[in-house]
């Protein structure tokens, strides 16, 4: 010096909401990628009325009321079982939109530190 193995830390989470580049050496602003979402054909469904409908896990349902139940959604590097826990909002379009190839077009925010066990893989640091 190099391989493997051993031990400790470490990695963050919801959400599509990230990364790149470029003037400008700030900000702003444009552009690419890469993730999301709306409209919009034949064919094929198929309504309007008490409007309809979109994003989203966030809807039904039962109850006079607290509030339960179901159905869904998340829990900290992955993937499985098991148990616990917690969520079940909000905002938008303005008479209007089913499905849709080509086409057209928006978004990339905002909020947080939510839990063990068991078996399994993989990364980085440092350490005898």
């Nucleotide at each position: 010096u190099u391989a493997a193995a051993c031990a400790a830390u470490c990695a963050g989470c919801c959400u599509a909401a990230u990364c790149u580049u470029g003037c400008a050496u700030c900000a702003u602003c444009a552009a690419g990628a890469g993730c999301g979402g709306a409209g919009g054909a034949c064919c094929c469904g198929a309504a309007u009325a008490u409007g309809g409908g979109g994003c989203g896990a966030a809807u039904u349902c039962c109850a006079g009321a607290c509030g339960g139940a179901a159905a869904g959604a998340g829990c900290a590097u992955c993937u499985a079982u098991c148990a616990g826990c917690u969520c079940c909002a909000g905002c938008c379009c303005g008479a209007c939109a089913g499905c849709u190839a080509a086409c057209u077009u928006c978004g990339c925010a905002g909020g947080c530190a939510u839990u063990g066990a068991u078996a399994g893989a993989a990364g980085a640091u440092u350490g005898a």
Predicted 3D model of a 128-nucleotide RNA (c-di-AMP riboswitch aptamer (ydaO/yuaA leader)) from Gracilimonas tropica DSM 19535. The source organism's lineage runs through Bacteria, Balneolota, Balneolia, Gracilimonas and Gracilimonas tropica. It was read from a public genome assembly, where an Rfam model found it.